[in-house]
RNA sequence: CUCAUCGGCGGGGGGAGCCGCGCAGGCGGCUGAGAGGUCUUUUCGGAAGACGACCCCUAGAACCUGAUCCGGUUAACACCGGCGUAGGGACGCAAGGCAUAUGUCGU
Numbered sequence: 001c002u003c004a005u006c007g008g009c010g011g012g013g014g015g016a017g018c019c020g021c022g023c024a025g026g027c028g029g030c031u032g033a034g035a036g037g038u039c040u041u042u043u044c045g046g047a048a049g050a051c052g053a054c055c056c057c058u059a060g061a062a063c064c065u066g067a068u069c070c071g072g073u074u075a076a077c078a079c080c081g082g083c084g085u086a087g088g089g090a091c092g093c094a095a096g097g098c099a100u101a102u103g104u105c106g107u
Stems, first nucleotide, its partner, number of pairs: 008093003011057004017030005037051005063088003069082004096105004
């Protein structure tokens, strides 16, 4: 001179697909961080609510829309590329650092 790394507290956002067997309840397999774990309600539809696991919270492709989208690939989903410099999308605090007496980083 440059920079705060890890960690802490509280709050919030989000998704749950494909395949096989089975009349069905369901069972099994695949990808994935996660593929609906528990309870309640129920019009019996994972339909609604609460909690949990997991991921994500503006440096935001967590997730949603376009989209029953386009090209490659797969039995299908997944995956890769495009769309995409698209449109949306959920944050505060403390310890502490620095400058200094109220700022700044953390945030």
The RNA shown here (TPP riboswitch aptamer (THI element)) has 107 nucleotides and comes from a Rhodospirillales bacterium. Its Rfam family is "TPP riboswitch aptamer (THI element)". Rfam 15.1 lists 16,130 matches to the family in 8,693 species.